Context: one part of a larger RNA
RNA sequence: CUCCAGGUGGAUGCCUAGGCGAUAAGAGGCGAUGAAGGACGUGGCAUAGCUGCGAUAAGCUUCGGGGAGCGGUAAGCGCGCUUUGAUCCGGAGAUCUCCGAAUGGGGAAACCCGACCAGUGUAACAACUGGCCAUUGCAUACUGAAUACAUAGGUAUGCAAAGUGAACCUGCUGAAUUGAAACAUCUUAGUACGCAGAGGAAAAGAAAACGAAGUGAUUCCGUCAGUAGUGGCGAACGAAAGCGGAACAGCCCAAACCGAAGGGAUUUAUCCUUUCGGGGUUGUAGGACCCUGUCAUGGAAUUUGUGACGAUAGUAAAACGCUCUGGAAAGUGCGGCCAUAGAAGGUGAUAGCCCUGUAGACGAAAUCCGAUCGAAUCCUAAGGAGUUCCUGAGUAACACGGCACACGUGAAACGUCGUGUGAAUCUACGCAGACCACUGCGUAAGGCUAAAUACUACUUAUCGACCGAUAGCUUACUAGUACCGCGAGGGAAAGGUGAAAAGUACCCCUGUUAGGGGAGUUAAAAGUACCUGAAACCUGUUGCCUACAAGCUGUCAGAGCCUCCUCGUGAGGUGAUGGCGUACCUUUUGCAUAAUGGGCCCGGGAGUUAUUGUGUGCGGCCAGCUUAAGUGUCUUAGGCACGGAGGCGAAGCGAAAGCAAGUCUGAAAUGGGCGUCAGUCGCAUGCAACAGACCCGAAACGGAUGUGAUCUAUCCAUGAGCAGGUUGAAACGCGGGUAACACCGCGUGGAGGACCGAACCAGUCACCCUUGAGAAGGUGUUGGAUGACUUGUGGAUAGGAGCGAAAGACUAAUCAAACACCGUAAUAGCUGGUUCUUUCCGAAAUAUAUUUAGGUAUAGCGUCGUGUAUAAACUUUGGGGGUAGAGCACUGAAAAGGCUAGGGGACACACCAGUCUACCAACCCUUAUCAAACUCCGAAUACCAAAGUGGUAAGCACGGCAGUCAGACGGCGGGGGAUAAGCUCCGUCGUCAAAAGGGAAACAGCCCUUGACCAUCAGUUAAGGUCCCAAAUCGAACACUAAGUGGAAAAGGAUGUGGACUUACAAAGACAGUGGGGAUGUUGGCUUAGAAGCAGCCAUCAUUUAAACAAAGCGUAAUAGCUGACCCAUCGAGUGAGUCCGCGCCGAAAAUGAUCGGGACUCAAGUGUUCAACCGAAACUAUGGACUCGAAAGAGUGGUAGGAAAGCGUUCCAACAGCAUCGAAGCAGAAGCGGUAAGCGACUGUGGAGCGGUUGGAAGUGAUAAUCCGGGCAUGAGUAACGAUAAAUACGAUUAAAAUUCGUAUCGCCGUAAGGAUAAGGUUUCCUGGGGAAGGCUCGUCCUCCCAGGGUUAGUCGGGAGCUAAGGCGAGGCCGGAAGGCGUAGUCGAUGCACACAAGGUUAAUAUUCCUUGACCGGCUUGUGACUAUCCUCGUAGUGCGGAGAUGUCUAGUGGUAUACGGCUUUGAUCUGCCAGAGCCUUGGACUACGGUCCUUGGCGCAACCAUGAACCAGCUUCCAAGAAAAGCUACGAGAUUACUACACAGGUUGCCCGUACCGUAAACCGACACAGGUAUCCGGGAUGAAUAUUCUAAGGCGCGU
Repeated sequence: CUCCAGGUGGAUGCCUAGGCGAUAAGAGGCGAUGAAGGACGUGGCAUAGCUGCGAUAAGCUUCGGGGAGCGGUAAGCGCGCUUUGAUCCGGAGAUCUCCGAAUGGGGAAACCCGACCAGUGUAACAACUGGCCAUUGCAUACUGAAUACAUAGGUAUGCAAAGUGAACCUGCUGAAUUGAAACAUCUUAGUACGCAGAGGAAAAGAAAACGAAGUGAUUCCGUCAGUAGUGGCGAACGAAAGCGGAACAGCCCAAACCGAAGGGAUUUAUCCUUUCGGGGUUGUAGGACCCUGUCAUGGAAUUUGUGACGAUAGUAAAACGCUCUGGAAAGUGCGGCCAUAGAAGGUGAUAGCCCUGUAGACGAAAUCCGAUCGAAUCCUAAGGAGUUCCUGAGUAACACGGCACACGUGAAACGUCGUGUGAAUCUACGCAGACCACUGCGUAAGGCUAAAUACUACUUAUCGACCGAUAGCUUACUAGUACCGCGAGGGAAAGGUGAAAAGUACCCCUGUUAGGGGAGUUAAAAGUACCUGAAACCUGUUGCCUACAAGCUGUCAGAGCCUCCUCGUGAGGUGAUGGCGUACCUUUUGCAUAAUGGGCCCGGGAGUUAUUGUGUGCGGCCAGCUUAAGUGUCUUAGGCACGGAGGCGAAGCGAAAGCAAGUCUGAAAUGGGCGUCAGUCGCAUGCAACAGACCCGAAACGGAUGUGAUCUAUCCAUGAGCAGGUUGAAACGCGGGUAACACCGCGUGGAGGACCGAACCAGUCACCCUUGAGAAGGUGUUGGAUGACUUGUGGAUAGGAGCGAAAGACUAAUCAAACACCGUAAUAGCUGGUUCUUUCCGAAAUAUAUUUAGGUAUAGCGUCGUGUAUAAACUUUGGGGGUAGAGCACUGAAAAGGCUAGGGGACACACCAGUCUACCAACCCUUAUCAAACUCCGAAUACCAAAGUGGUAAGCACGGCAGUCAGACGGCGGGGGAUAAGCUCCGUCGUCAAAAGGGAAACAGCCCUUGACCAUCAGUUAAGGUCCCAAAUCGAACACUAAGUGGAAAAGGAUGUGGACUUACAAAGACAGUGGGGAUGUUGGCUUAGAAGCAGCCAUCAUUUAAACAAAGCGUAAUAGCUGACCCAUCGAGUGAGUCCGCGCCGAAAAUGAUCGGGACUCAAGUGUUCAACCGAAACUAUGGACUCGAAAGAGUGGUAGGAAAGCGUUCCAACAGCAUCGAAGCAGAAGCGGUAAGCGACUGUGGAGCGGUUGGAAGUGAUAAUCCGGGCAUGAGUAACGAUAAAUACGAUUAAAAUUCGUAUCGCCGUAAGGAUAAGGUUUCCUGGGGAAGGCUCGUCCUCCCAGGGUUAGUCGGGAGCUAAGGCGAGGCCGGAAGGCGUAGUCGAUGCACACAAGGUUAAUAUUCCUUGACCGGCUUGUGACUAUCCUCGUAGUGCGGAGAUGUCUAGUGGUAUACGGCUUUGAUCUGCCAGAGCCUUGGACUACGGUCCUUGGCGCAACCAUGAACCAGCUUCCAAGAAAAGCUACGAGAUUACUACACAGGUUGCCCGUACCGUAAACCGACACAGGUAUCCGGGAUGAAUAUUCUAAGGCGCGU
């Protein structure tokens, strides 16, 4: 690696009990007659959850239904009910604890405490039961202050309200994210949130309307219309009339006038006013007044009756048998039947005829609904005259400031609010979009009004091309549960045995309640870790391979071994060895990259939908096309018909008048612009806009929305704490001193943000820890430690706010604006991710613009369609140009010389005129040059045009859809830079990008002008190669190289070597070597101390010669000396100098070892030239095949972004035809079949009930990647760790088993604790018996674990029935849009005040609680005493409390001294133990549940002193910061009371509710843990010592769960 068998795990398939979305109908509330919602109870049992119910408690009564079983989930045991009709279903009724609006008062919800009346009860008080007692508003009655009437207030009675509930509705209040690519008007949006209120609907509503036609209340739908308009005229916002429909309904007051009653005024006739009745209600004005006239009809939304239909239970309801298979028939086969019923579900597989049902037909004692009908009540006619009266006032209007109207102040009407001003009265007033006129329309300032419309928490019925357990609601199940959080709030996981439990009797192994083996049940173990049972992962096992071997793990070739059959050129497994070969995704110019992402597997996971627009395809009709809302109809479908309101089109142009196949422009057009071409509706599809709009992702912003001060900051109230030691202020006393002070000394004294130092608080430094013991600690050290100190309990202050001795600190592990929820799917030009296949074509990284530069728009480049008839390239011809080059004619630059103005310098000069000049230098001349911004010139290419050739249309135009705007390298031409860069910016070509193959060792960009459709163990070539690695020549010829040059490199250097050439010398003898000469005038002159060839200056002659310098070098003080030049001899042939070319040499130093790929190569396998052959790629050819284009011939088929096309698969629907218990889906395999691929799949096993196919349709339709989500399983790894280094050891016991349990002994640790007692908090952890799965960091016989049983006893302890503090609430009241805030009287509220018990004993577990003994407090009662003292209520006064310091009395405790007596003992001392009589010790015995119990023997006398000494108590001193309140208590006063009342004593009797277990410096509390942390108070022995320091130790407790 592979075969097989398993485990783990829970995917897949199938299923559905539950959801989701609708349709129709109902109902649209419930509540002081106590709701919604809860707490606590309630069952014969073991009763924990859910359901039901309420002390009448899974129920009671009654009326109906129903008809055989029933006692919910929920089996079992026990016991019952039921044909005298149960259980069950429905109607009505009864009961209905406590909380909750909560309502007698209070309160920390489910608790505490009352008043009054009545009853039970007691000797009496208690106690118990029932009723009643809240507040506010309204009404009525009575009563009644200051203050006379009155009013406020009070009392009583009646009625009402409150609170809650999903959406819809009206009103009040009112954001921000966002959009505008920023942002402020604007938008989001009058949205979200908050608040108030109402109803089954709400709101609106009968014109002071609309707007030019007339219509005639409102509301809603369609349309008008994305129009008119509004608008930083941006983004956006956006009508109305009209038309088509749904539904239709209209009325009542105020006033004028008349009358009645009451009150007031007065001139007694009337007037004023209040209330009531009549009257009256509108715009072509109406009404009153006056006249005429009417009495019946019609209507209603009011009241009351009737009670059809319906609702709330139900009733009967057709029709089948046999056979086969099978565990089972509903399946198969055969033969029947019913159907107003073939909807559906169930039944052992798929049933019209088995069951429940279904179609159609019936049915209610009771309650509800309320069609219809009736009664009552209410409303209801018309005309005329006059012009006297009436017709809604702080109103209309106007000004200013706002709001709302689609309308943003605009020309801004109309409506509406605030402030100010302020009309008219029908001959009037308002409006018709400023305003005015005219003409029209209407009548404000009072009110009511059904239907059509909106919504669905809830009930019933039905439906779904909705989901099917990671889906569908968060919840298919004990789900708003467990769990998290102080809280608001957040919020899971979890379905399936089987037809039926038939749920494994019995036996065996074992300590087994573990697990397993037999046996048995079943169709099958499917065995309750239960259907199917995939993958990761983990085992065992078969075959092959593997221990010299270097790897993206494969692929191609391939020996050997093994297996199978259909026995073959077969198939499968493995794989020695060889060739080639750096994963995937994303992002990029570019990734093996050491850039991103993924541990693995399974499941989930991202371009959708609506509307509008614009294209395309298909279809219907066509100068037309089409309906919308709605209506009708039938119904298993949601179909059919009606509906033309409206839309689009059929004519345009123009600003418009207007004209019209034209029109506009213009005086006018040869013109120019825009027009003159079939549409429309539907379906499908591409794209856009608007919406969350492909998915995930912020930091933020807002919400008058909430929750938090159990942490912490500050503050308020009330309590508590601070060992011990030191110093010695003021003041005072005495003495000294002074005139007196002052001052000094000594003492007393005991001050202090004083000193040292424990507890306590803090956190300085160092180390440790830093996957911790600990989300801030430990060890040592350190600061403060009577104070601005520390701390407990209760309270106050909060989010743009608090608090802050101030650090932006702290406000619950969160702070430059907490947390929670909501707006919210905020926005994200940004990052990441985005799921099947194949075919055709195939980019860009550029321009312009941009608050733009990593974004976007238009163009360019791609693709698809339609139309048209062109294009590239080549040749020829014709063009213009000003580049390369060149040139210097211009413009400039610039070298040398000449000529020579001008200038400088020198000389000279009275001036003028001059002279010189190796100075500068114009013009000009000669010579030689330079230029991107020079050109007298001037190409090649490129470009333009034409013709020809050419050509699978490759071109152009229009339309749909894009992507691209980071580019990289190489060659050439340039700019920048340094003629640096793998640099940067352009032009141009190529490649990569988006391109594989061959070569360059390896190597995106270089070479092959190579471009991969598929197959082939065929052939030919390219670049490049041919000694071996490694295919092909150690090929041929001629040269070169000696450097391993080849196989890195420069300036520079060099008798390297080869070639070509120039020149000099040379047989008249060169060059080199050797031998010899190298002389004389002369030591040349000068200079010099000297200068003799050789310091220096000048000269450098002459002579002898074969030759020899007035000397080229060394040398000397100067000479001398040695060479050289030069000459001769010898030798005998080339010798020198130089230029160019080829190949070499040096130059050449870096960190593991490397500049041929390695071996190796010089007899090249190096280099150059020439020639031949061969190898070499996915190129070309050959053979076969596929597809695309094309009529064919033929051509084409790499590909990122992207465009276009064709298919595969998944889920569901319809139709058709099928498969299936003789075995569906799924799963595992599959040597089989077929396709280019996505895939299909006979067959085998498993499985045990459904499922394919074809043709259409509809989509939650395809995943290796999102630090994706959920689950499972790996890796790390048998690794780290096992939580204070106070410590164990032995023996025994128990046990299946003992380091860990128990006992004993020894050892060790704490001992101001690691001991004892409480508060808070926890809530049973306490005790006993049993157990050992899990928890316990190991083990376990053990436990704070599990199971069962038991345990908490109060007049006096603590709390309530007493009081008040901070603070809370708060009748009335004040304030405020609402909600609400503040606050008086009151009422709550301990951490404080007040207040009556001790000792001993007892239990397994409680005790100031039980028991014993002895006390005390209150009530009631009886008796006695005393003989008016008093109780009650109210008032007044008092009482009551700071710090520090010292002192006294006393005691607890402790120490010391003395040791007497008894007992124990042979004797004796210490030590130890016991004894104060409800007990203890002791002798013996019996019983036992092993804990004890009972009986019995003997004994139990006396008892001191000293020292020290807290607390408490008591006063004292001193200081300044001057130290709660109320009740209680004491005293006094007022009122009321005069009673068998009160008081005192004694006796009797009585005494309510809650807490009480246990832990409590901790394994039980707060820290996620049996966590080295934190946690208030009291006691806290001995030795040492000042000490609560330190060390040791007692009692007691522990040895820290490896």

The part of an RNA shown here (large-subunit ribosomal RNA, half A) has 1602 nucleotides and comes from Puniceicoccales bacterium Verruco_01. It matches the Rfam family "Bacterial large subunit ribosomal RNA". Its family is annotated with structural constituent of ribosome and ribosome in the Gene Ontology. Its mean pLDDT, the model's own confidence on a scale to 100, is 81.